[in-house]
Context: one part of a larger RNA
RNA sequence: ACCGGCGAGUUACCGUGUGUGGCAAGGUUAAGGGCCUAAGGUCCGAAGCCGUAGCGAAAGCAAGUGUGAAUAGCGCGAUUUAAGUCAUGCGUGGUAGACCCGAACGCAGGUGAUCUAACCAUGGCCAGGGUGAAGCGGGCGUAACAGCUCGUGGAGGCCCGAACCGUUUUACGUUGAAAAGUGAUCGGAUGAGCUGUGGUUAGGAGUAAAAGGCUAAUCAAACCUGCAGAUAGCUGGUUCUCCCCGAAACAAGUUUCGGCUUGGCGUCAGAUAAGAUAGUUACUGGGGGUAGAGAUACUGAAUGGGACUGGGGGGCCAAAACCUACCCAACCCAACCAAACUCCGAAUACCAGUGACCGUAUUCUGGCAGUUAGUCCGCGGGCGAUAAGGUUCGCGGUCGAGAGGGAAACAACCCAGACCGUCGGCUAAGGUCCCAAAGCCCGUGCUAAGUGGAUAAAGGAAGUGAGGUUUCUAAGACAGCUGGGAUGUGGGCUUAGAGGCAGCCAUCAUUUAAAAAGUGCGUAAUAGCUUACCAGUCGAGAGACCUUGCGCCGAAAAUUAACGGGACUUAAGCACGGCACCGAAGCCACGGGUGCAUCAUUGUCGUUGACAUUGGUGCGCGGUAGGGGAGCGUUCCACAUCAGGAUGAAGGGUGACGGAAACGACACCUGGACGAAGUGGAAGUGAGAAUGCCGGU
Numbered sequence: 001a002c003c004g005g006c007g008a009g010u011u012a013c014c015g016u017g018u019g020u021g022g023c024a025a026g027g028u029u030a031a032g033g034g035c036c037u038a039a040g041g042u043c044c045g046a047a048g049c050c051g052u053a054g055c056g057a058a059a060g061c062a063a064g065u066g067u068g069a070a071u072a073g074c075g076c077g078a079u080u081u082a083a084g085u086c087a088u089g090c091g092u093g094g095u096a097g098a099c100c101c102g103a104a105c106g107c108a109g110g111u112g113a114u115c116u117a118a119c120c121a122u123g124g125c126c127a128g129g130g131u132g133a134a135g136c137g138g139g140c141g142u143a144a145c146a147g148c149u150c151g152u153g154g155a156g157g158c159c160c161g162a163a164c165c166g167u168u169u170u171a172c173g174u175u176g177a178a179a180a181g182u183g184a185u186c187g188g189a190u191g192a193g194c195u196g197u198g199g200u201u202a203g204g205a206g207u208a209a210a211a212g213g214c215u216a217a218u219c220a221a222a223c224c225u226g227c228a229g230a231u232a233g234c235u236g237g238u239u240c241u242c243c244c245c246g247a248a249a250c251a252a253g254u255u256u257c258g259g260c261u262u263g264g265c266g267u268c269a270g271a272u273a274a275g276a277u278a279g280u281u282a283c284u285g286g287g288g289g290u291a292g293a294g295a296u297a298c299u300g301a302a303u304g305g306g307a308c309u310g311g312g313g314g315g316c317c318a319a320a321a322c323c324u325a326c327c328c329a330a331c332c333c334a335a336c337c338a339a340a341c342u343c344c345g346a347a348u349a350c351c352a353g354u355g356a357c358c359g360u361a362u363u364c365u366g367g368c369a370g371u372u373a374g375u376c377c378g379c380g381g382g383c384g385a386u387a388a389g390g391u392u393c394g395c396g397g398u399c400g401a402g403a404g405g406g407a408a409a410c411a412a413c414c415c416a417g418a419c420c421g422u423c424g425g426c427u428a429a430g431g432u433c434c435c436a437a438a439g440c441c442c443g444u445g446c447u448a449a450g451u452g453g454a455u456a457a458a459g460g461a462a463g464u465g466a467g468g469u470u471u472c473u474a475a476g477a478c479a480g481c482u483g484g485g486a487u488g489u490g491g492g493c494u495u496a497g498a499g500g501c502a503g504c505c506a507u508c509a510u511u512u513a514a515a516a517a518g519u520g521c522g523u524a525a526u527a528g529c530u531u532a533c534c535a536g537u538c539g540a541g542a543g544a545c546c547u548u549g550c551g552c553c554g555a556a557a558a559u560u561a562a563c564g565g566g567a568c569u570u571a572a573g574c575a576c577g578g579c580a581c582c583g584a585a586g587c588c589a590c591g592g593g594u595g596c597a598u599c600a601u602u603g604u605c606g607u608u609g610a611c612a613u614u615g616g617u618g619c620g621c622g623g624u625a626g627g628g629g630a631g632c633g634u635u636c637c638a639c640a641u642c643a644g645g646a647u648g649a650a651g652g653g654u655g656a657c658g659g660a661a662a663c664g665a666c667a668c669c670u671g672g673a674c675g676a677a678g679u680g681g682a683a684g685u686g687a688g689a690a691u692g693c694c695g696g697u
Stems, first nucleotide, its partner, number of pairs: 001697006011096013026050003032044005054061002064076004099237002102234001106227006117201009126191001128160003131156001135152006164188003169184004203219001205215003240631006250263005264371002266368006277361001279357008292344001293342002299338002303334004309329004313324003374399001376397008404415003419592004424588003430582003433566003439579001441578006452568001459553002463550010480537005486510003491505003516531001520529002593621008602612004632686001634683006644674001651670005657664002
């Protein structure tokens, strides 16, 4: 991992709702007892309980009662008539382990020191080599000591290094040879040494040269058993089928925010029965202060100009007056802003009325829920950075719980809501050259960038199409070419110099076809080149600007990797117009199933009716949580002394049969003794998941 088996809403009691049955102003027994053959049945047994009357805290009173001084008022009741109770099935609440598995924990009583820690008693062990303390002796030495020297001696938590003890570093090992090792290397090795045997100390306790270490592979409180099915607002799992409906991720409260309670939204039953209520639409009538807009309509904000009004500062000042590129406020003109401004003011929305459409969708009572982590998209806002697949509200949609077609792939985008079948048809979005269903369709333009095919910006450019304004032009434009481009003069100033050309000022006049007191380069300054300007040549358009379509640059990322690919250029790109076609689970057609409503039909019954059969018509049939309904199968029991069965039961295998499904027949083989179907009843009643449990491979 697979296969097989096991594996999770049960039971008791007390409520509550509903179905069924009995009796009914009543209903019912419990313990206990009698009888019967076991199981059990049946008959007694009103004690008690519920109901038939309420009100009051109560005494108590009673169709009333409590309050109260009250005969009042008020509260709760009675009336009009009123239904309960017992049993049982099912739904659900409560108390119990209460759907199942799962803690880490807590407490109690015991078991452990054969591991390990410390200690006690008694034993054992430490190759070899080195160093050479004290003491002692000889000699030298001293007045005597001291001291020196040579021997002897054999001290030491001394040195090197086996056994032994340890474990520094590293490699290997990591489903190991090993639940801590192996190789190499390394520390101690007469000591606070190592070690055998026996003994002592223990669970909030021991022991500890102290690491929260060790106390039997277990230690921030051992192990075993019990309380115990502790508790788990947490995670996981929870087993057959079909039919109808179908949510929520919100509000309020919460030691509350991943939990709950109530409301909202779902479902089922009952009630109301009138075209009521709801919904849609048209019209009519309303209130509003949003979008927008506005400014001599307020509160504020705020730019430029003007006039010069008041106050302040400064100047000048005896005073008055005057000046002021200063400050504040006000005034005039122009322009402008606001969620917390409004002289104004929509569209929608909302409320009401009337009509139409629709046809119970509404409302009420009760049973049962689930939901209270939402998500993206469009629109209106806040927060943020007019960031986020951001966050938070409002309105709508989608997904959630929605399959199908499109977007290459792609919950939330576009189209469209899947009852089933069909080798039928029409369409939507989107497409029609090939992959790949359908147009290399038709008409008119644009694009040359593979733009298209990343919606990328400021900005840049004789790209190109369309439209427009304007200037020059056969008195010859624009561009090119040829020639001229002069004189006073080197203008004045400045300056070392300043000669058109560092800078400042001025920018005249002359000769002319024309030529600046000079456009740029250049020189130390001159020089030199060039431009404006003019003529000639040439011979027809040239220049400047505005609006707009499509393109270009701007443009850097990790695969050729940003058309799905091939490939595409009067297109297979873009724009506009047109006609076809393809294209979905949409729509239509044909057949079938099913729910609800309605009509008819036949049958039964306890006959205002209900249920069932058959047929027609209409509208439905996506679906998670969840509500409701109808069924299939398994084991056992009753009817039952059952059909069947060695001429072969159950079980097993195979097969092209039936049913909407769970499932059920039939045939053959196997098997070798049991055992259907029917009608009821009772459950240890359905397996793929729980890092499920056990077994097998």
Large-subunit ribosomal RNA, domain II from a Planctomycetota bacterium, 697 nucleotides, folded computationally. Model confidence (mean pLDDT): 84 of 100. Lineage of the source: Bacteria > Pseudomonadati > Planctomycetota.